[in-house]
Bacterial RNase P class A from uncultured Fodinibius sp., 362 nucleotides, folded computationally. The prediction has a mean pLDDT of 77. The source organism's lineage runs through Bacteria, Balneolota, Balneolales, Balneolaceae and Fodinibius. The sequence was found by an Rfam model in a public genome assembly. The model forms 91% of the base pairs in the Rfam consensus. Its Rfam family is "Bacterial RNase P class A". It is annotated as a ribozyme.
RNA sequence: UGGGAUGAUCGGGUAAUCGCCCACCCUAGGUGGGAGGAAAGUCCGAACACCAACGAGCACCGUGCUUCCUAACGGGAAGAUCCCGAGUCUUCGGGAUAGCCAGUGCCACAGAAAAUAGACUACCUUCCCGAUUCGUUGGGAGGGAAAAGGUGAAAAGGUGAAGUAAGAGCUCACCGCUCCGGUGGUAACAUUCGGAGGCAGGGCAAACCUCACGGGGUGCAAGCUCAUGCAGGCUGUGCGCCGCUCGUCGCAAUACAGCCGGGUAGAGUGCUCGAGCCCCAAAGUGAUUUGGGGACCAGAUAAAUGAUUACCAUCCCGAUACCGUCGGGAUACAGAAUUCGGCUUACAGAUCAUCCCGAGUA
Numbered sequence: 001u002g003g004g005a006u007g008a009u010c011g012g013g014u015a016a017u018c019g020c021c022c023a024c025c026c027u028a029g030g031u032g033g034g035a036g037g038a039a040a041g042u043c044c045g046a047a048c049a050c051c052a053a054c055g056a057g058c059a060c061c062g063u064g065c066u067u068c069c070u071a072a073c074g075g076g077a078a079g080a081u082c083c084c085g086a087g088u089c090u091u092c093g094g095g096a097u098a099g100c101c102a103g104u105g106c107c108a109c110a111g112a113a114a115a116u117a118g119a120c121u122a123c124c125u126u127c128c129c130g131a132u133u134c135g136u137u138g139g140g141a142g143g144g145a146a147a148a149g150g151u152g153a154a155a156a157g158g159u160g161a162a163g164u165a166a167g168a169g170c171u172c173a174c175c176g177c178u179c180c181g182g183u184g185g186u187a188a189c190a191u192u193c194g195g196a197g198g199c200a201g202g203g204c205a206a207a208c209c210u211c212a213c214g215g216g217g218u219g220c221a222a223g224c225u226c227a228u229g230c231a232g233g234c235u236g237u238g239c240g241c242c243g244c245u246c247g248u249c250g251c252a253a254u255a256c257a258g259c260c261g262g263g264u265a266g267a268g269u270g271c272u273c274g275a276g277c278c279c280c281a282a283a284g285u286g287a288u289u290u291g292g293g294g295a296c297c298a299g300a301u302a303a304a305u306g307a308u309u310a311c312c313a314u315c316c317c318g319a320u321a322c323c324g325u326c327g328g329g330a331u332a333c334a335g336a337a338u339u340c341g342g343c344u345u346a347c348a349g350a351u352c353a354u355c356c357c358g359a360g361u362a
Base pairs, nucleotide, nucleotide: 001358002357003356004355005354006353007352008351009350010349012312013311014310015309016308017307018306020034021033022032023031024030025029036333040344041343043342044341045340046339047338048219049218050217051216053248054247055246056245057244058243060215061214062213063212064211065079066078067077068076069075080097081096082095083094084093085092086091098210099209103208104207105204106203107202120149121148123144124143125142126141127140128139129138130137131136157175158174159173160172161171176199177197178196179195180194181193182191183190184189223269224268225267226266232260233259234258235257236256237255238251239250240249277294278293279292280291281290282289283288313331314330315329316328317327318326319325320324
């Protein structure tokens, strides 16, 4: 200095005039404040509120490697094993992670056979019938074997030796695999350490399923209060937190569920001081935690937070030999509605950091 990857921050500023909303005040006015990093999606978790309160089982649903963080999470940090991609020998990014010997199920086509799996081409052997150049060879019936070849994503570990009628971990050596121990690590795991064992028929559980842990529901249009207004009637049953069952407990028709009919639709509160924000220090690989200090930073309700002008900032194009200057154009995604922590998606441009691959100079 060029390119790439990952992560983080900012994402317009100043002034004037006019306009809108909120709080406060010394109130014809004044002071202060006013939309995000995602406010989006509504995918998770919670705070808070109500369902009278509490518990158990089933059903249903969620999660699923290890350790740590957090109020919690299906989240985050750091790591382990396997797989994929880029690049190339070391790094980055992504995915998966309890169980296939509890059971059931699926694996097209090809192939003899796809899991209680088998004989297509080849191998060996007994008997029978032929041929014969007497070496052997053809056919039939039976037995042995799965070592060679073929099919496939996958076919009863691999190489070599010995052995056999031909063969096979049948036996042996090495490798592989399983288990136990040593060592390292908190652990998942690792191991060019040691020992024992012939040990073994694949994949799919985002297939049904089994196991472990966890989960009540509805949601600010929740709920609470005030004002106004009215007209009740019928049916059923013992009723009472999403479904079923059981228990404690409460209620007893003024209850609960359903149907028909009538009236009202206004105002206030919830409503913003927060598991919050900014700065500093310490601990920690980190997520984060602890301590100290500082500030209060929207509460609208058919929904305010804006418009115009000028200058600046950034980017693009043109002019100019260059610095500079001048002119023209543009400035992303997007808009609070109870609040907070995450995840996912969108985003012009600028800045910073780390890593990788090049180039140049010293």